This is a predicted structure of a 73-nucleotide RNA (transfer RNA) from Gonapodya prolifera JEL478.
RNA sequence: GGGUCAUUAGAUCAGUGGAUAGAUCAUCUGACUACGAAUCAGGGGGUCGCAGGUUCGAAUCCUGCAUGACUCG
Numbered sequence: 001g002g003g004u005c006a007u008u009a010g011a012u013c014a015g016u017g018g019a020u021a022g023a024u025c026a027u028c029u030g031a032c033u034a035c036g037a038a039u040c041a042g043g044g045g046g047u048c049g050c051a052g053g054u055u056c057g058a059a060u061c062c063u064g065c066a067u068g069a070c071u072c073g
Base pairs, nucleotide, nucleotide: 001072002071003070004069005068006067007066010025011024012023013022018056027043028042029041030040031039049065050064051063052062053061
């Protein structure tokens, strides 16, 4: 340098054109308890890596860039 894949919440991931962007864990609050753990209920947390394009409509399709992994030479 070429190719492939990945990038969504603090972490691990789902979502593959139209629903308010979700799950689990973590975190916070409450219940429970003598106190904790466990359990139960609820809350907060996202400009979907960045910039453009296509579309009535983009996390999703296209292009470029960035970062990471693998691979070819």

The coordinates come from a structure-prediction model, not an experiment, and the mean pLDDT is 81. Its Rfam family is "tRNA". The family's RNA type in Rfam is transfer RNA.